[in-house]
RNAcentral holds the full RNA, with entries from SILVA. A computed fold for a 342-nucleotide part of an RNA from Gentiana straminea, annotated as small-subunit ribosomal RNA, central domain.
Context: one part of a larger RNA
RNA sequence: CCGGGCGUAAAGGGCACGUAGGCGGUGAAUCGGGUUGAAAGUGAAAGUCGCCAAAAACGGCGGAAUGCUCUCGAAACCAAUUCACUUGAGUGAGACAGAGGAGAGUGGAAUUUCGUGUGUAGGGGUGAAAUCCGUAGAUCUACGAAGGAACGCCAAAAGCGAAGGCGCCUCUCCGGGUCCCUACCGACGCCGGGGUGCGAAAGCAUGGGGAGCGAACAGAUUAGAUACCCCGGUAGUCCAUGCCGUAAACGAUGAGUGUUCGCCCUUGGUCUACGCGGAUCGUGGGCCCGCCUAACGCGUGAAACACUCCGCCUGGGGAGUACGGUCGCAAGACCGAAACUC
Numbered sequence: 001c002c003g004g005g006c007g008u009a010a011a012g013g014g015c016a017c018g019u020a021g022g023c024g025g026u027g028a029a030u031c032g033g034g035u036u037g038a039a040a041g042u043g044a045a046a047g048u049c050g051c052c053a054a055a056a057a058c059g060g061c062g063g064a065a066u067g068c069u070c071u072c073g074a075a076a077c078c079a080a081u082u083c084a085c086u087u088g089a090g091u092g093a094g095a096c097a098g099a100g101g102a103g104a105g106u107g108g109a110a111u112u113u114c115g116u117g118u119g120u121a122g123g124g125g126u127g128a129a130a131u132c133c134g135u136a137g138a139u140c141u142a143c144g145a146a147g148g149a150a151c152g153c154c155a156a157a158a159g160c161g162a163a164g165g166c167g168c169c170u171c172u173c174c175g176g177g178u179c180c181c182u183a184c185c186g187a188c189g190c191c192g193g194g195g196u197g198c199g200a201a202a203g204c205a206u207g208g209g210g211a212g213c214g215a216a217c218a219g220a221u222u223a224g225a226u227a228c229c230c231c232g233g234u235a236g237u238c239c240a241u242g243c244c245g246u247a248a249a250c251g252a253u254g255a256g257u258g259u260u261c262g263c264c265c266u267u268g269g270u271c272u273a274c275g276c277g278g279a280u281c282g283u284g285g286g287c288c289c290g291c292c293u294a295a296c297g298c299g300u301g302a303a304a305c306a307c308u309c310c311g312c313c314u315g316g317g318g319a320g321u322a323c324g325g326u327c328g329c330a331a332g333a334c335c336g337a338a339a340c341u342c
Stems, first nucleotide, its partner, number of pairs: 003314004007296002012310001014198004021191003025085006033078002035074004040069003047061004088188001090184002092181001094179003100174006107151001112146006122133002159166002203243006212237002217232001219230001254309006262287004268281005292297001315342003324335004
């Protein structure tokens, strides 16, 4: 390389959009580039064999044919051109559900701090203690004020989103989805190397903010304590703008399409029945026949049977390291070896 693979053994890109490119529905007509039938032509050198006493010359094989060229045909398939179709895709009308996104505003509970009143000796913390707070009046309690962050119950195998993710309430703007009627359009589709955008947390830059929590740090505990438990506490967590671009970014399962025994539940529609139910689309779960799987398990949301396209794997360590390149303010990210060794 091929082959075989990628839930857990090595291996699905974090997710989407999309360029090149690959692949692509049904019926006709045309064409004859690919394809295919027949006939014909072409066929180098080396080498080797024959002829010859030996060589030359000549001839055969070879190279070399499943090759190439040309002529005459065929028209199913691929390609091309034209016309048409409606099942794929999309648009429209009518409904529906939703923590989908962005901005602005708002509410109550609780923690903390402050002020005032009452009140007096403890409070706090632990397995037990101590550091700590408190007669300069704490804890407790009542009222008031400030400020920041998060939104209990509802809440669910629930819902929405491409993924990351999304939860008080109200308003404005924006995106997607499902059902149904069939009206329109007429293959407009699928995947997608490069590319572009989005992308938890932490981190970075500038400026705000800072209640609680809390890396680092300090105290205490301890024989020691670079820890647990405890008393404090800085960055951070929050906001705005910009960067970073990684995660066990997981369903450890790429996207799309079609086909396949059944049962139960569920959310959103539609139709029907109305005492329960039934039918049909789409959603999320639990079992299971056959199939598949090394087993575990998966099982109409497949890890089944097939097709299309992309990504990736090829013994362990060295190593996601070195070097080089690109990106980044940095941290670092991405691409990514070898020697050696087992």

The coordinates come from a structure-prediction model, not an experiment, and the mean pLDDT is 85.